[in-house]
RNA sequence: UCUGUAAAAGAGCAACGCAUGGGAAACCCUGCGCCGCAGAGCAACGGAACUAAGGGAGUUAAGUCUUUGAUCUUUAUGGCAAUACUCCUAUGUCAGCCGGGCCGCCAGA
Numbered sequence: 001u002c003u004g005u006a007a008a009a010g011a012g013c014a015a016c017g018c019a020u021g022g023g024a025a026a027c028c029c030u031g032c033g034c035c036g037c038a039g040a041g042c043a044a045c046g047g048a049a050c051u052a053a054g055g056g057a058g059u060u061a062a063g064u065c066u067u068u069g070a071u072c073u074u075u076a077u078g079g080c081a082a083u084a085c086u087c088c089u090a091u092g093u094c095a096g097c098c099g100g101g102c103c104g105c106c107a108g109a
Stems, first nucleotide, its partner, number of pairs: 001109004012037002017032003021028002035096001041102002045099003049093002054089006063080003
């Protein structure tokens, strides 16, 4: 540097779940545990997927404001709008979904 269908040895990782903590959530840290993994090592570059705090749109609507030449009073069908619901959106998440990138173990040549 190339190849790895199968196998061996010594190691390694740890889905789901439970507990603690972080986070709006997706999800993550740590511990227990072990479904599986030959890259289940690292890293969000492209796609997929998940979430939607913030932002945007729609509906709703407590409330509030208002029409004059001028003054006073009242008011909605007009303006604004707390709240509630729905939808869109990644700058969030995911490497144990796929592709690509980086660095490695073992065996053979």
Description
This is a predicted structure of a 109-nucleotide RNA (c-di-GMP-I riboswitch aptamer) from a Pseudomonadota bacterium. The organism belongs to Pseudomonadota, within Bacteria. Rfam family: c-di-GMP-I riboswitch aptamer. Rfam's curators write: GEMM was predicted in a large-scale screen for bacterial structured RNA regulatory elements. It was read from a public genome assembly, where an Rfam model found it. Model confidence (mean pLDDT): 81 of 100.